[in-house]
Predicted 3D model of a 110-nucleotide RNA (SAM riboswitch aptamer (S box leader)) from Siminovitchia fortis. Rfam family: SAM riboswitch aptamer (S box leader). Rfam describes the family as follows. The SAM riboswitch is found upstream of a number of genes which code for proteins involved in methionine or cysteine biosynthesis in Gram-positive bacteria. On this family, see Montange and Batey, Nature 2006: "Structure of the S-adenosylmethionine riboswitch regulatory mRNA element". The organism belongs to Siminovitchia, within Bacteria. Its mean pLDDT, the model's own confidence on a scale to 100, is 85.
RNA sequence: UUCUUAUCCAGAGAGGUUGAGGGAUUGGCCCUGUGACGCCUCAGCAACCACCGUGUCAAAACGGAAAGGUGCUAAAUCCAACAAGUUGCUUGCAACUUGAAAGAUGAGAA
Numbered sequence: 001u002u003c004u005u006a007u008c009c010a011g012a013g014a015g016g017u018u019g020a021g022g023g024a025u026u027g028g029c030c031c032u033g034u035g036a037c038g039c040c041u042c043a044g045c046a047a048c049c050a051c052c053g054u055g056u057c058a059a060a061a062c063g064g065a066a067a068g069g070u071g072c073u074a075a076a077u078c079c080a081a082c083a084a085g086u087u088g089c090u091u092g093c094a095a096c097u098u099g100a101a102a103g104a105u106g107a108g109a110a
Stems, first nucleotide, its partner, number of pairs: 001110008013042005021031003025081004043073003048069002051064004077102001082099008
């Protein structure tokens, strides 16, 4: 990097450093010199992997713990984007629902 698969309306921030951008993309809407992004330190959240127990032929499933490997700590993945359906009307737009796509993270594989 690609593929497969699970999850994504819950949860959890202080200090230092730096100094102008950031929230993937596009549009919107936000955050930001009352200090963004990044980096460092400490702290925290969660429970994917690993671990322990129950369970099973083996699995699945359920529970526990948080010392290990990741992840995360503005806003639902901030909202929408594509398709279908329903409703409304100003008849091509709006609202809502469902699904997809894209993205993020874990695990596995190449």